Predicted 3D model of a 78-nucleotide RNA (c-di-GMP-I riboswitch aptamer) from a Pirellulales bacterium. NCBI's taxonomy places the organism under Bacteria, Pseudomonadati, Planctomycetota, Planctomycetia, Pirellulales. Its Rfam family is "c-di-GMP-I riboswitch aptamer". Gene Ontology term of the family: cyclic-di-GMP binding. Of the family's consensus pairs, 90% are formed in the model.
């Protein structure tokens, strides 16, 4: 110094739930709020789950805090 790894610290994010708002809906955004998170940062056309429509062939969407993949990144005990 790097990889694996994840003790501590500085900071960071923010589930459920509540309020406002948008959407037919799954859900999104903002505020409050913390269950958790070392990538819970960004992307994802793979898998999975969910919603709406359907001429039942399929079509249009949602979820990345379900799994996998790509890119990037803070700290440094064992």
């Nucleotide at each position: 110094a790097a990889a694996c790894c994840g003790a501590a610290a500085c900071g960071g994010c923010a589930a459920a739930c509540c309020g406002a708002u948008c959407g037919c809906g799954a859900g999104g955004u903002c505020g409050g709020g913390a269950c958790g998170c070392a990538a819970a940062g960004c992307c994802u056309u793979g898998g999975g789950g969910c919603u709406c429509c359907u001429c039942c062939g399929g079509g249009a969407g949602c979820c990345g805090g379900c799994c996998g993949g790509g890119c990037u990144g803070c700290c440094g005990a064992a």